Small-subunit ribosomal RNA from an uncultured Flavobacteriaceae bacterium, 1522 nucleotides, folded computationally.
[in-house]
């Protein structure tokens, strides 16, 4: 420097992810509307609905310079009633000037969109096929002469509207002649032109036509031309439905006349039979059309208010008259419907003009002013009209603009509100309060612009009528905008939101109520989501909300999508029409490009500049209006046209190939069946069995016959075919690929809507045929049922010929054609070459993989890669592939294919985990192996139920039930009853009172408590203390363990749980943790895109087992010594046991073996102890909203003369029942009795208690020790003797009687314990179930804590004596790891299908009924045009009169269509835990699934076919590695 000024996303499917997809927001508009709210101004807009219906007023009139008059005013004259005045009369004489003749205008202006899909409208063109009042210019020319009528006047009908008769009269009204031309027609000629028909000029001759006046201005006539306006033709654009596919009789066309301002089937009449249509005709539905507005980067997508431009239309509907110009909004006729009058006989009317009313509606104004500007009509002018317009009035209805103060001001006041609450945040410089301004509003006062015309007077110029200047007057808005002065913060702020999208957070209230909510979604006692507050956000004279439209949407995609799995390739192929198309030349210029020209209205739109103080708004000038139509030129390219070329494609020749196709003929194993032999009791057939067949001779076996299907091996990962499909031989007939080749054609090609052929299985119709299999059935099982899977029979069917159907997971879920784009590797069928290993080529089938794609899986020269043509399909699930309709079909049914209505998701791939009646792989008293129990008894405890006034509460599968509770007679105590207290016990604080309080006696009382008596304060006088009162403060084992800490259980002492960095994945996540071994163990090793840590594991830590050293009392006693009846009793002693402190030991350390290594294995070796020597402590990440608000602590609710507190009694121990968990037991491996050994750990002073006495004993007196290695305890089983001999007993000890004994205020409810006496059940325990792997089960006592005492058979430790078994890992139950499938994620206790019963909503089907709109066919037919006649009327033109065609309307008839409505139906969606079954997601318990057939309450079964979108095994093939 030049161009461009333009483009954003976010929530929501999931446990998480990626993707596809819809739904929903944030943006901008609006003739809006509704809610709250409100101070002013300017500019703007204002029935979107009933084109329903209108009262009342006003919107088109003007002209006496057309015209004959003269109701009304008014002047002026006269007259009359008495004079000023005043009534009443008379004169068209003057101003004028109702009605009337007459010209102009009433065709514009002004409203409204009803109807119209149309040359209506837009744009670009043509009229050589045309009109055209007023306007302009130009030429000409206005001579004569008639006859009427309205009006007034009489006279008549009627209620009105209004209407007939009669006389009389004028015009610029009307009609005759006359001239008359460059007008019109018709002939004929001659030039030029052009565009087909023709067109212009020019002469010739024939017919027709003209005029108005008026005192000057101002008209008339005829022609010709401009200008305006209009008309008519054509090109292109101009909405939806194909579930509208053919339509058309003036219909297409010609030829003649008619008709028009004019072309034309516009109209008739002959003639031909054509015209439109898939490039969308005819129908149906909807719609006024552009300019323009909104939106949006654009491309587009919506729209059609105001301005403006065409177009229709004017109560509905038809018709024409006048006229220049209409088929006329405020003109007429007619026919309908509606209102209204009315004397009933006839008549009016037509606000989609302006206000305005009434209805409809969520909505939408005044029955105003003015002609002062603007513009219009008449007129010569003054003027007159003008609801056009110019103002005003109403409405925050938009869009702009102003304002409600500005500044100072911290004790950061007070209320308000919140917290962690002695005290801070907040509201907040807000306020108060000092200073200042005064826009706006009041108040006064000033006060426009818009005005230029015309006309009247004056002046100039000149072409003599017209411009130019001066001067008079004229404002509806309006005393309005503006300007100015006064006081004075004085007059002015609300609205919606504040979970996340989405700026803004807190506290109460409420309890899935009441409510919100656009969308996901809040609300079931701690709600930032309701509802109110405080506080904050956004806009602010508004705010929000509803409704629309676009946009975000690349979500219908020309810009700019897709189609293997997500919605989407048509079952194949062959083809017409389109579309697309190979190499070279030449032409041509339609596509295409570039200049030029015409248009593309104005107003919008952007830009400059300018008005209003600023902006909205207004003006100006330039731009743009991406088009369209002409003209000139340009020729790459693409298309026309001509030549040619061979590589596309085809054709020939020669070779080969296949389970291609059709149709005949022939074969052998099976199977059945018949016959005949042989033979005897069974076959069959199942997880196990029956039904079936069999002594009438089956099965089994042998010969012979019959039939009818289908072809073992070959066979494969194979081969042909266009798909379906296709497989014993062989013979004929057809047709296909491949290969070579010096052969011919010369683009003939690809694709391919409609259309045609083909088209598994199953199904249909006709007629064969049937062996075996086999829907449907029938019979047996299974089972809760079993319309099923499993067996036994078996009908259609399967097969054959013909003819239908026309679907299939008809699949590589992958339309077809071409071309291009690394590689390896195997096979099938040719060629060529070959050193026989192989190589090289062409066509096909496969695997692996590079790049690229792809959400990912994954494809990857057979492409889902790069491109290109073409054809087909898809736009959220669900309703539905249904429903109408339509075609096809013999049916079955295909095939086209909605909508209402409801849902916020419905999918894809992929990721983790979780689960499977999936794999593998390992563990564990898990199972087996054993050994002992429970389950049966009786009795103890628990818990359930059940009672109860209460039977207090928790705890409930594993992982509650001898559990809280390690000890409920009362206390315990949380519960019931009854009586009582209101701060009772503790503590503080503030006020106040008192001088007591405690204490002791007695009475009543069950107490608890309440009474009376009596003893009674200290002081330094400041008070101290005590006691009551009052208030705060408390107290609750009342409620949430699903708010909570803390603390347990449990999976589970299972071996896993993760991190950081690094790789890999778009991600979620994955590697590391996986493979291979190896352990008790994610222990270790090896290999490894992983290399490290971290929490678990193991060790450390404690008891025990073995030894040492050290110490040695209250423990020990070998040795000495004394000493007893005896006894470590005594003096000593550290020896040894023993005690308790430190130490060693044990590490696969060594040996052999096996293994690369960890590491195993070996009755090894040594050793107390081998391989984690036993045991305990110890419990990863987490899960079970697991348990505990009654241990405790703690939010937050609840109660406060009670849900607190205190006292008696009761209850917690109840009993028809049921469990659980023990005890004692059923006996002889015992009972009983008498003897005789041995422990270890713990406990004792309100205690253990020697020892002596007494009691038969519990136990009781006396009384020694001893706060403990010192004193206290008889350990029992065991051994040893002695009885009992098998039974309800010399087992067994339960109940129940009587007596006692001992704790305790108290043993009735409801304690242990003795003693006599009684003496149950019970003889080894159904289903089913528990523990246990060594000092362990099993048996045996002891000892402790709770405790006055005990309901202890518990619950904890302590030791005595002391086994058996494990083959293995199939199986049952848990649990680790790898893999697989999943539609599960609250995770299989998961999800989910279907009838059926209920209730809401839409919706098909109906016999009916009802309406609408468009049509047809017959009958009628009004007004009117136009045709015919016409004796009436007129001189004539011509009228009235009559006929005729045709039409609106009207009625009759049949059919079609579109709606609403219906008894009853029918299926669909949606609902709160119904009811029946389990079809599906896993192998889902029978793998699903797809067509189709039958069948069944239902999901669903079962048959043929086909798919894999099927787990699993096992084989066999490839391919990679090594």
């Nucleotide at each position: 420097a030049c161009g461009a000024u333009g483009a954003a996303g976010a929530g929501u499917u999931u446990g998480a992810u990626c993707c596809u997809g819809g739904c929903u927001c944030a943006g901008g508009a609006u003739g809006a509307a509704c809610g709250c709210u409100a101070g002013c101004g300017g500019c703007a807009g204002g029935c979107c609905u009933a084109a329903c219906a209108c009262a009342u007023g006003c919107a088109a009139g003007u002209c006496g310079a057309g015209g004959g008059g003269c109701a009304g005013c008014a002047u002026u004259u006269c007259c009359a009633g008495c004079u000023u005045g005043c009534u009443g009369g008379a004169a068209g004489a003057u101003g004028g000037c109702g009605a009337c003749c007459g010209g102009c205008g009433c065709a514009c202006g002004g409203g409204u969109g009803c109807g119209c899909a149309a040359c209506g409208c837009g744009u670009a063109u043509a009229g050589a096929a045309c009109c055209u009042g007023c306007c302009c210019c130009u030429u000409a020319c206005c001579g004569g002469g008639g006859a009427a009528u309205a009006g007034c006047c009489c006279a008549g009908g009627g209620a009105a509207a209004c209407u007939u008769g009669g006389a009389u009269u004028a015009a610029c009204g009307c009609c005759c002649c006359a001239u008359g031309g460059u007008a019109u027609g018709g002939a004929a000629g001659u030039a030029c032109g052009g565009c087909a028909u023709c067109g212009u000029a020019c002469c010739u001759c024939c017919a027709u036509u003209a005029a108005a006046g008026g005192u000057u201005a101002c008209g008339g006539u005829a022609a010709g031309g401009g200008a305006u306006g209009g008309c008519u033709a054509u090109g292109c654009g101009u909405c939806c439905c194909a579930u509208u596919a053919g339509c058309u009789g003036g219909a297409u066309g010609g030829u003649a006349g008619g008709g028009u301002a004019a072309c034309g089937g516009c109209c008739u009449a002959c003639c031909a039979u054509g015209g439109c249509g898939a490039c969308g005709a005819u129908g149906g539905g909807u719609a006024g059309g552009g300019g323009c507005c909104c939106u949006g980067a654009g491309a587009g997508g919506g729209g059609g208010a105001u301005c403006c431009c065409c177009c229709a239309c004017a109560c509905u509907g038809g018709u024409a008259c006048u006229g220049a110009g209409a088929c006329a909004c405020g003109g007429a006729c007619c026919a309908g419907a509606c209102u209204c009058c009315u004397a009933c006989g006839g008549g009016a009317g037509g606000c989609a003009g302006c206000a305005g009313u009434g209805a409809g509606g969520a909505a939408u104004a005044u029955u105003g002013g003015a002609c002062a500007a603007u513009g219009g009509g008449c007129g010569g002018a003054a003027g007159c009209c003008u609801g056009a317009u110019c103002c005003a009035g109403c409405c925050a209805u938009g869009c702009c603009g102003c304002g409600u103060g500005c500044a100072g001001g911290a004790a950061g006041a007070c209320c308000g509100c919140c917290c962690u609450a002695u005290g801070g945040g907040u509201c907040g410089u807000a306020a108060a309060c000092u200073g200042c301004u005064u826009u706006u509003g009041u108040a006064c006062g000033g006060g426009a612009a818009g005005a230029a015309c015309a006309a009247g007077g004056g002046g100039c110029a000149c072409g003599c009528g017209u411009g130019c200047c001066c001067u008079u007057a004229u404002g509806a808005c309006g005393g309005u905008a503006c300007c100015g002065u006064a006081a004075g913060a004085a007059u002015a702020a609300g609205g919606a939101c504040c979970g996340g999208c989405u700026a803004a957070c807190u506290c109460c209230g409420u309890g899935c109520c009441a409510g919100c909510a656009g969308c996901c979604g809040c609300g079931g006692u701690a709600a930032u989501a309701c509802g109110g507050a405080g506080g904050g956000u956004c806009c602010g004279a508004g705010c929000g909300u509803u409704a629309u439209c676009c946009g975000g949407a690349a979500u219908c995609a020309u810009u700019g999508g897709g189609u293997u799995u997500a919605a989407a390739g048509g079952g194949u192929c062959c083809g017409u029409a389109g579309g697309c198309g190979g190499g070279c030349g030449a032409u041509u210029a339609a596509g295409u490009c570039a200049g030029g020209g015409g248009u593309g209205a104005a107003a919008u739109g952007g830009u400059g500049c300018g008005g209003c103080u600023c902006a909205a708004c207004c003006g100006u000038a330039g731009c743009a209006c991406u088009g369209c139509c002409u003209u000139u030129g340009a020729u790459a390219c693409u298309g026309g046209u001509c030549g040619u070329c061979u590589u596309g494609a085809g054709u020939c020749a020669u070779g080969g190939u296949g389970g291609a196709g059709u149709g005949g003929c022939c074969g052998g194993a099976a199977u059945a069946u018949g016959u005949a032999g042989u033979g005897u009791a069974g076959c069959g057939g199942u997880g196990a069995a029956a039904u079936g067949c069999a002594u009438a001779g089956a099965u089994a076996u042998u010969a012979c016959a019959u039939a009818g299907a289908a072809c073992a091996c070959c066979g494969a990962u194979c081969g042909c075919g266009a798909a379906g499909g296709c497989a014993g031989g062989u013979c004929a007939c057809u047709a296909a690929c491949c290969a070579u080749g010096u052969a011919c054609u010369g683009a003939c090609g690809c694709u391919g809507a409609u259309g045609g052929a083909c088209g598994a299985a199953a199904g249909c119709g006709u007629g064969g045929g049937g062996a075996g299999c086999g829907a449907a059935c029938a019979g047996g099982a299974u089972u809760a049922g079993a319309u099923a899977c499993c067996c036994u029979g078996g009908u259609a069917g399967u097969c054959c010929a013909c003819g239908c159907c026309g679907u299939a997971a008809a699949c590589g879920a992958u339309g077809g054609a071409u071309a291009c784009u690394a590689g390896c590797u195997g096979u099938c069928c040719g060629g060529c070459c070959u050193c026989c290993g192989g190589g090289c080529u062409g066509g096909g089938c496969g695997g692996c993989c590079a790049a690229g794609c792809g959400a990912a899986a994954g494809u990857g020269a057979u492409a889902a890669g790069u491109a290109u043509c073409c054809c087909a399909c898809c736009u959220g699930g669900g309703g539905a592939g249904u429903a109408c309709g339509u075609u096809c079909g013999c049916a079955a049914g295909a095939a086209u294919g909605a909508a209402a209505c409801u849902c916020a998701a419905a999918g894809g791939a992929a990721u983790u985990g979780a689960c499977g009646g999936g794999g593998g792989c390992c563990c564990g008293c898990a199972c087996a192996a054993g050994c002992g129990g429970u389950g049966g008894a009786g009795c103890a405890u628990g818990u359930g139920g059940u009672u109860u006034a209460a039977u207090u509460c928790g705890a409930u599968g594993a992982u509650a039930c001898g559990c809280g509770a390690g000890g409920a007679a009362c206390c315990u105590u949380a519960c019931c009853a009854g009586g009582g207290c209101u701060u009772a016990a503790a503590u503080g604080c503030a006020g106040g009172a008192u001088g007591a309080c405690a204490g002791g006696u007695c009475u009543g009382g069950a107490g608890a408590c309440a009474g009376a008596c009596u003893u009674u304060u200290c002081u330094u006088c400041g008070g101290a203390c005590a006691u009551c009162c009052u208030g705060c403060a408390a107290g609750g084992u009342g409620c949430u363990g699903c708010a909570u800490g803390g603390u347990u259980g449990u999976c589970g002492u299972c071996a896993g749980c993760u991190c950081g960095u690094g790789c890999c994945g778009u991600g979620a996540g994955g590697u590391g943790u996986c493979a291979g071994g190896u352990u008790a163990a994610g222990u270790c090793c090896u290999a490894u895109a992983a290399c490290g840590a971290g929490c678990g594991c193991a060790a450390c830590c404690c008891c025990u087992g073995c030894c040492g050293u050290c110490a040695g009392u209250u423990g020990c006693c070998a040795g000495c010594a004394a000493g007893u009846a005896a006894a470590g009793u005594u003096g000593g002693g550290g020896a040894c046991u023993c005690u308790g402190a430190c130490g060693g030991g044990a590490c696969u350390g060594c040996c052999g073996g096996u293994g690369c290594a960890a590491a195993c294995c070996g009755c090894g070796a040594g050793g107390a102890a081998g391989g984690u020597g036993g045991g305990g402590a110890u419990g990863a990440c987490g899960u079970c909203a697991a348990a505990u608000c009654a241990u405790c602590a703690c939010g937050g609710c609840c109660c406060u003369u009670a849900c607190g507190u205190c006292c008696u009694g009761g209850g917690c121990u109840a009993c028809a029942c049921a469990c659980g968990u023990g005890c004692u037991a059923c006996a002889a491996u015992g009972g009983c009795c008498g003897g005789u050994a041995c422990a270890g750990a713990g406990a004792g002073c309100a205690g253990c208690c020697a020892g002596u006495g007494g009691g038969c004993g519990a136990c009781c007196a006396c009384g020694a020790g001893c706060g403990a290695a010192u004193c206290u305890a008889c350990a029992a089983a065991a051994c040893c003797g002695g009885u009992c001999a098998c039974a309800g007993u010399u087992c067994g000890g339960a109940u129940c009687g009587g007596g006692g004994u001992c704790u305790g205020c108290a043993a009735c409810c409801c304690g242990a314990c003795c003693c006599c006496g009684u003496g149950a059940a019970g003889c080894u325990g159904g289903a089913a179930u528990c523990g246990c792997u060594a000092g362990u089960a099993a048996u045996c006592g002891g000892a402790u804590a709770u405790c006055a005492g005990c309901c202890a058979u518990g619950a904890u430790c302590c030791g005595g004596u002391g086994a058996a078994u494990a083959c293995g890992u199939u199986c049952c139950c848990g649990g680790g790891c790898c893999u697989u499938g999943u539609a599960c994620a609250c995770a299989c206790c998961g999800c989910c299908c279907g009838u059926c019963a209920a209730g809401c909503c839409a919706u098909g089907g109906a016999a009916g009924c009802c309406g609408g709109g468009a049509g047809u066919g017959c009958c009628u037919g009004a007004a009117g045009u136009c045709c015919g006649u016409c004796a009436c009327c007129g001189c004539a033109a011509g009228g009235a009169g009559c006929g005729g065609c045709c039409u609106a309307g009207g009625g009759c008839a049949a059919a079609a269509u579109c709606g609403g409505u219906a008894a009853c139906u029918a299926g669909g969606g949606c609902u709160a835990a119904g009811u029946c079954g389990u079809a599906a997601c896993a192998a889902g318990g029978u793998a699903g699934c797809c067509g189709u057939a039958c069948c069944g309450g239902a999901a669903g079964g079962u048959g043929c076919g086909g798919c894999u979108g099927g787990a699993a095994c096992a084989c066999c093939u490839c391919c990679u590695u090594u």